[in-house]
RNA sequence: UGAGUAGGAUAAAUGGCCGCGGACGCAGCCUCCCUUCGGGAAGGAAAUGCACGAGGAAAGUCCGGGCUUCACAGGGCAGGAUGCCGGAUAACAUCCGGUGGAGGCGACUCCAAGGAAAGUGCAACAGAAAUGUACCGCCGGCAGGAAUGCCGGUAAGGGUGGAAGGGCAGUGUAAGAGACUACCGCCUGGGUGGUAACACACAGGGCACAUGUAAACCCCAUUCGAAGCAAGACCAAAGCGGAGCAUAUGGCGGCCCGUCAGCUCCAGGUAGGUCGCUUGAGCCUGCCGGCAACGGCAGGCCUGGAUAGAUGGCCAUUCACGACAUAACCCGGCUUAUCGUCCUGCUCAGAAA
Numbered sequence: 001u002g003a004g005u006a007g008g009a010u011a012a013a014u015g016g017c018c019g020c021g022g023a024c025g026c027a028g029c030c031u032c033c034c035u036u037c038g039g040g041a042a043g044g045a046a047a048u049g050c051a052c053g054a055g056g057a058a059a060g061u062c063c064g065g066g067c068u069u070c071a072c073a074g075g076g077c078a079g080g081a082u083g084c085c086g087g088a089u090a091a092c093a094u095c096c097g098g099u100g101g102a103g104g105c106g107a108c109u110c111c112a113a114g115g116a117a118a119g120u121g122c123a124a125c126a127g128a129a130a131u132g133u134a135c136c137g138c139c140g141g142c143a144g145g146a147a148u149g150c151c152g153g154u155a156a157g158g159g160u161g162g163a164a165g166g167g168c169a170g171u172g173u174a175a176g177a178g179a180c181u182a183c184c185g186c187c188u189g190g191g192u193g194g195u196a197a198c199a200c201a202c203a204g205g206g207c208a209c210a211u212g213u214a215a216a217c218c219c220c221a222u223u224c225g226a227a228g229c230a231a232g233a234c235c236a237a238a239g240c241g242g243a244g245c246a247u248a249u250g251g252c253g254g255c256c257c258g259u260c261a262g263c264u265c266c267a268g269g270u271a272g273g274u275c276g277c278u279u280g281a282g283c284c285u286g287c288c289g290g291c292a293a294c295g296g297c298a299g300g301c302c303u304g305g306a307u308a309g310a311u312g313g314c315c316a317u318u319c320a321c322g323a324c325a326u327a328a329c330c331c332g333g334c335u336u337a338u339c340g341u342c343c344u345g346c347u348c349a350g351a352a353a
Stems, first nucleotide, its partner, number of pairs: 001349010012318007020053002025050003029044003033040002055324001059335002062333005067228004079224005084098005099113001100111004114219002119217002121213003135158002137154007166184002169181003185207001186205004191200003232275004241266005249261004282301008319322001
């Protein structure tokens, strides 16, 4: 210098004007008190000024939890989810550190990674055959003058296929074959190291289960109650309903009943309102423990809470000319979208000193 790899930061900047939201922290305003007349203290209202007011994903709503209401003696079935090992965590399908496998020269990346020796299903096309198969070839026998045909053996070779029945070399054989031998693989056994997954070496077995597929059914192990803030809690008009009105409310011609109205009370909980609602597994800094995820301690900070739903618009200057996108109960993740710019670690190649 070029190519790459892992991680992080930022999400145009500055100023002016106008507007919107919550709230009372400061100022100002109102009331009251004290005063050494400088000021101080308490309470209130409101939105006048200051201060504050979206994101790294606020998104998809895919997982996990908090919270709420309902359900719940115990057990089972069905159904869902997860699936190497250890750890982190409130919890997880997340994260961290390992193991094994796959890819890359490498930094590094990717993997739902239990069981196919319980059973079932499926394996298009091609191919003779897809689980136990003989098309070509090879070998033997028979027939034939020959070409060739028939019968048998054979998975070493060819062909098809993603996959053809352990691999490879030798012995052996008519040709072949774990039929036999060495090495590798596989299986079994005990051993050593490791918390474990697993790794390593050793001994034995000629290989039996005999291919693949379980994000196909299924089996095994672990685990899961349901619905969700329109959850839910409280207050509560009008109307409807119930009760009462006393020697004592009014109308229906005087009285009684009845009825309509009025008043009081009750039940219920609609309209509406309040809460839930944002101080929280919170953020920042430092130290300590841990390889790390993370945890502990100390100090500091308060940072949207609407309900037709605020966080915007215009102007000026500058630049690299500006992407994806807008909270609606909250939090931890995952996934997806994203114009660009900057920073750090590492790898490979080339060149120069």
Molecule: Bacterial RNase P class A